[in-house]
RNA sequence: GCCGGGGUAACUCAUCGGUAGAGUGCGAUUCUGAAAAAAUCGAGGUAGUGGGUUCGACUCCCACCCCCGGCA
Numbered sequence: 001g002c003c004g005g006g007g008u009a010a011c012u013c014a015u016c017g018g019u020a021g022a023g024u025g026c027g028a029u030u031c032u033g034a035a036a037a038a039a040u041c042g043a044g045g046u047a048g049u050g051g052g053u054u055c056g057a058c059u060c061c062c063a064c065c066c067c068c069g070g071c072a
Base pairs, nucleotide, nucleotide: 001071002070003069004068005067006066007065010024011023012022013021018055026042027041028040029039030038048064049063050062051061052060
């Protein structure tokens, strides 16, 4: 330099055009003599950045940045 995959919550990942979710973690409550475990509830995200297409974009297109793999 070229090709492919990826960037979404604190972490690991879903969502593939129509209000952005789960598990873990975090907070509260219940339970217990007290914890752990378990159950219920809650907080938490400008979807890497900037443009474009569209009535509508995490999703499609373009450029750039970063990570992983392959080729040279």